RNA sequence: GAUGACCGCAUGGGAGAGUCCGGGUUUCGAUCCGGCGCCGACGGAGCAACCCCCCAGGAAACUCUCAGGCACCAUGAACCGUGUGGUCUUG
Numbered sequence: 001g002a003u004g005a006c007c008g009c010a011u012g013g014g015a016g017a018g019u020c021c022g023g024g025u026u027u028c029g030a031u032c033c034g035g036c037g038c039c040g041a042c043g044g045a046g047c048a049a050c051c052c053c054c055c056a057g058g059a060a061a062c063u064c065u066c067a068g069g070c071a072c073c074a075u076g077a078a079c080c081g082u083g084u085g086g087u088c089u090u091g
Stems, first nucleotide, its partner, number of pairs: 001090001004088010018036001020035006037070003043066001044064003050058002
């Protein structure tokens, strides 16, 4: 110090699914309860290709929806791009 990997920060992009039905409250914006129907890309759980292997473990964007979410907006959001800080590898 190039490159590569990992972690963090800033920034840009970033989906899905009910303005459903009934009742109550209401400042008529909305909110609470119950019911049925849905969503997966936060979280959680399960299996697995695979990795590793004495034992034992790790492991998804797949699966399940416990939580969460389902007009618009907002928030959040895996993942991707850019910039930047740190660590490791390597020369």

Glycine riboswitch aptamer from Novosphingobium sp., 91 nucleotides, folded computationally.
Taxonomically the source falls in Novosphingobium (Bacteria, Pseudomonadota, Alphaproteobacteria, Sphingomonadales).